[in-house]
RNA sequence: CAGAGCGGCCCAGGCGGUCGCUUGCAGCUCAUUGAAAAACAAGCUGCAAGAGGAAAGUCCGAGCUCCACAGGGCAGGAUGCCAGCGAAAGGCUGGUGGGGGUGACCCCAAGGAAAGUGCCACAGAAAACAUACCGCCUCCACCGCUCAAAAAGCGCUGGGGGCAAGGGUGAAAAGGCGAGGUAAGAGCUCACCGGGCUUGUGGUAACACAAGCCGCAUGGCAAACCCCAUCCGGAGCAAGACCAAAUAGGGAGGCGCUUGAGGGUGGCCCGCCCGAUGCCUCCGGGUGAGUCGCUUGAGGCCUGUGGUGACACAGGUCCCAGAGGAAUGACCGCCACCUGUGCGUGGUGACGCGCCCAGGAACAGAACUCGGCUUAUGGGCCCUCUGGCCU
Numbered sequence: 001c002a003g004a005g006c007g008g009c010c011c012a013g014g015c016g017g018u019c020g021c022u023u024g025c026a027g028c029u030c031a032u033u034g035a036a037a038a039a040c041a042a043g044c045u046g047c048a049a050g051a052g053g054a055a056a057g058u059c060c061g062a063g064c065u066c067c068a069c070a071g072g073g074c075a076g077g078a079u080g081c082c083a084g085c086g087a088a089a090g091g092c093u094g095g096u097g098g099g100g101g102u103g104a105c106c107c108c109a110a111g112g113a114a115a116g117u118g119c120c121a122c123a124g125a126a127a128a129c130a131u132a133c134c135g136c137c138u139c140c141a142c143c144g145c146u147c148a149a150a151a152a153g154c155g156c157u158g159g160g161g162g163c164a165a166g167g168g169u170g171a172a173a174a175g176g177c178g179a180g181g182u183a184a185g186a187g188c189u190c191a192c193c194g195g196g197c198u199u200g201u202g203g204u205a206a207c208a209c210a211a212g213c214c215g216c217a218u219g220g221c222a223a224a225c226c227c228c229a230u231c232c233g234g235a236g237c238a239a240g241a242c243c244a245a246a247u248a249g250g251g252a253g254g255c256g257c258u259u260g261a262g263g264g265u266g267g268c269c270c271g272c273c274c275g276a277u278g279c280c281u282c283c284g285g286g287u288g289a290g291u292c293g294c295u296u297g298a299g300g301c302c303u304g305u306g307g308u309g310a311c312a313c314a315g316g317u318c319c320c321a322g323a324g325g326a327a328u329g330a331c332c333g334c335c336a337c338c339u340g341u342g343c344g345u346g347g348u349g350a351c352g353c354g355c356c357c358a359g360g361a362a363c364a365g366a367a368c369u370c371g372g373c374u375u376a377u378g379g380g381c382c383c384u385c386u387g388g389c390c391u
Stems, first nucleotide, its partner, number of pairs: 001387005007382005013335007021050008032039002052363001056374002059372005064236004071270004076232005081095005096110001097108004111227002116225002118221003133167002135163007143155003175193002178190003194216001195214008240292003243288001250283006262274004299318008337360004342355005
């Protein structure tokens, strides 16, 4: 100096001025109501505050609200190495095992294939109690060559037996490599590696290491069905509560009246609960766009202690939007940041620094609240890795 690491952290322009918007609190004024006190529409003044790191996606969890009675079973769904954090999460932290990368680092849907079923196209002989296409070895027969002849040897063809080592196909072919052995071969034998079992050591554990024994069940896929373990009420602020007002308290159909119709309980069953001039279904009509819920929280910040860390504990301090078709905007000046041309300067060089001028300034708007995950995006700082150059 270049490239790289989803590595770690921070910001989301700053200062000043002139106008403007919303909310809360306080005061004044005040139509209206009221006997008064007072309430309150509108207005004015003062003080305080006023969108995000993702407010986004609506993926996961919860607070809160309502229903259910919250029990049992079936079906369904989610998670899936170990430990810890956490209200929980499909989250986070650390570790173990595996995979990728030269590396810094990153990723993992990480229980079970010996309970069962299923799939592995094409190619290939054969794709899992799976094989003989090319081949290797051996025996017999006919024929041919060689030979004086025969035997022996060689070759072709046919038949019998042995092999899965070599070659080929494929993502993957009955563990790998080497040696011995064999008619030729094969864990057939041996050493090492791999695998399984046992024991010991370390670790909370997942697991790792070491030693011994065994020729050893011979693929993969469960992000295939499945098996195992753990967990799982529902609906959602358009939840819900209160108040006001209104008409068509309408019409039709069905079932029933305690021997239980119908409804509720995520799907189904049992159970349970509500339930009688009652319940359900369909058609039709009317009323406000009122008030609350609505912002003090598993809250933020600082310090200390403990912990590898996520985080926890203790102390201190702060109140940081609450709109209701949706408020925080506009203008001006200076400064900061980024990019580029030009000029100057330093350097061997890649490049660095300074000045002028020009341009740019991202993704993107709370709507009950909070914890996560994912996605979009401008800039800065730090650390680490690889490569190159110079000294």